This is a predicted structure of a 72-nucleotide RNA (transfer RNA) from Solobacterium sp. The sequence was found in a public genome assembly. Rfam family: tRNA. The family's RNA type in Rfam is transfer RNA. Rfam describes the family as follows. Transfer RNA (tRNA) molecules are approximately 80 nucleotides in length. The source organism's lineage runs through Bacteria, Bacillati, Bacillota, Erysipelotrichaceae and Solobacterium. The coordinates come from a structure-prediction model, not an experiment, and the mean pLDDT is 81.
[in-house]
RNA sequence: CGGCAGGUGGCAAAAAGGUAAAGCGUCUGUCUUAGAAACAGAAGUGUGCGGGUUCGAGUCCCGCCCUGUCGA
Numbered sequence: 001c002g003g004c005a006g007g008u009g010g011c012a013a014a015a016a017g018g019u020a021a022a023g024c025g026u027c028u029g030u031c032u033u034a035g036a037a038a039c040a041g042a043a044g045u046g047u048g049c050g051g052g053u054u055c056g057a058g059u060c061c062c063g064c065c066c067u068g069u070c071g072a
Base pairs, nucleotide, nucleotide: 001071002070003069004068005067006066007065010024011023018055026042027041028040029039030038048064049063050062051061052060
């Protein structure tokens, strides 16, 4: 320098162009002498940045940044 894959809550990880899941964690409650476990509920600056297309973009297009990988 070029090719390919990826970037989504604290972590990790899904998503036909049409309400952004489920899990772990966190918080609250039940239970307990207390804690753990279990059960119930809740919260969360979540789609890397900037444009474009579209009635509507995490998803499609363009540029850039970052990570991994391959080649030179």